């Protein structure tokens, strides 16, 4: 100086007018009324993606189905969230990214390309050892002629070497194909090749030692001789998990047609297996009795109401409502996330739904003119976006700017 990575912070500031909302105060002309005070949006209030508080609702218990999460430790009310590692990837590095169990429980897939995609395959190649086709040679012994005889011609056969064909075979080294082709090299081997064989290395299991809580890390042994990949495919594993949501949820007033249905022991979420409560009233066979009465076979009861479904009807004003896993600040604990003593603060509560507008002067950025120049004058702009029961987080948006802590490359001294 120039590229860069991390984490944190603001979210224009100051006046003046006019408006707006809730709470109190006060006035009167008591009403949707004026007057004052005092408070008035965010870092995401935003999407409703999680995870909880709070309410109402349902809950003996198991099991099923269903949903979630998914490396190890810790944090937390809880979490798919944080923090701190560990393993993988990525960057030269600060450092960032990982939905990061199991693929020898079992099913199942692996597009297009290719000859083959999982107990694989022979397009080209590269062998053709063995086996089949030919050629030449060589050696063997047989027939038939001729020859007096040694032999000599001729046929067709049998073996050995040699060679050519690429016909069967034979190869997974080489090419090409694809994300992915059944572990590297390198010697030996071989017709050509191959974990065929050996030596490293990789990689899988198992075992043994050493460190860590713990994922996992180092270091050694020994074994077959290479076991592909996808779980966000289904499934196993382990852990957790009722439903509904503030229009929850009460409480007052007003409307409606106190209209019609069904149920008659009642509960157990969507299904099941099994149970669980009530065990009441009312008559009374018969027995006691201390004459009040008590035990009691059995029979018998359910109308109305609750409850549920159609239908109709309202949509007013109060609780719920905002002081809480709150925020500042010292101090302790802790690598951090967080936690924990104290001491100080209160910071919207609307409900058709407030929190806004102008104006003046500062700051920032941009233009455009005027001056040598310092600066001056005049015009634009300043994001995203906004409570509605609260709160932990995740995500997505976002003008400009401030601070800090590290990196890498260059130069000077």
């Nucleotide at each position: 100086u120039g590229a860069g990575u991390c984490g944190g912070c603001c979210a224009g500031g100051c006046g003046g007018c006019c408006g707006c909302g809730u709470a109190c105060c006060g006035g009167c002309u008591u009403g949707a009324c004026c007057g004052g005070u005092c408070c008035g949006a965010g870092g995401a209030a935003c999407g409703u993606c999680c995870g909880g508080a709070c309410u109402c609702c349902a809950c003996a218990g198991g099991g099923c189905a269903g949903g979630a999460u998914g490396c190890u430790g810790g944090g937390u009310a809880a979490c798919a969230c944080c923090c701190a590692g560990u393993c993988g990837g990525g960057g030269c590095g600060a450092c960032c990214c990982g939905c990061a169990g199991g693929a020898c429980a079992g099913u199942g897939c692996c597009a297009c390309a290719g000859a083959g995609a999982a107990c694989a395959g022979a397009c080209c190649g590269c062998c053709g050892a063995u086996g089949g086709c030919g050629g030449g040679c060589g050696c063997c012994g047989g027939a038939c002629g001729g020859g007096c005889a040694a032999c000599c011609g001729u046929c067709a056969g049998g073996c050995g070497g040699c060679u050519g064909c690429a016909c069967a075979g034979g190869u997974g080294a080489g090419g090409g194909u694809g994300a992915a082709a059944c572990g590297g090299u390198g010697c030996g081997g071989u017709a050509a090749g191959a974990g065929c064989g050996c030596a490293c290395c990789a990689g899988c299991g198992c075992c043994c030692g050493g460190g860590g809580u713990g994922a996992c890390c180092c270091g050694g042994g020994c074994g077959g001789c290479u076991c592909g990949g996808c779980a966000a495919a289904c499934c196993c594993c382990a852990u957790c998990c009722g439903g509904a949501g503030c229009a929850a949820g009460g409480u007052c007033a007003g409307a409606c047609a106190g209209g019609g249905g069904g149920a008659c022991g009642g509960g157990c979420g969507g299904c099941c297996c099994g149970c669980c409560c009530a065990c009441g009233c009312c008559a009374g066979c018969g027995g006691c009795u201390c004459c009040g009465g008590c035990c009691a076979a059995u029979g018998g009861c359910a109308c109305c109401a609750a409850c549920c479904c159609c239908g109709g009807g309202u949509a007013g004003a109060c609780c719920g409502c905002u002081g809480g896993a709150g925020c500042c600040g010292u101090c302790g604990g802790g690598c951090a996330a967080c936690c924990g003593c104290c001491g100080g603060c209160c910071g919207a509560g609307a409900u058709g739904g407030a929190u806004g507008g102008c104006c003046g002067c500062c700051u920032c950025g941009g233009g455009u003119g005027a001056g040598c120049g310092a600066u001056c004058a005049c015009c634009c702009g300043a994001a995203c976006a906004g409570a509605a029961u609260c709160c932990g987080g995740c995500g997505u948006a976002c003008a400009g700017g401030c601070c800090g802590a590290c990196u890498c490359a260059c130069c000077a001294c």

The RNA shown here (Bacterial RNase P class A) has 413 nucleotides and comes from an Actinomycetota bacterium. The organism belongs to Actinomycetota, within Bacteria. Rfam family: Bacterial RNase P class A. The family's RNA type in Rfam is ribozyme. Rfam describes the family as follows. Ribonuclease P (RNase P) is a ubiquitous endoribonuclease, found in archaea, bacteria and eukarya as well as chloroplasts and mitochondria.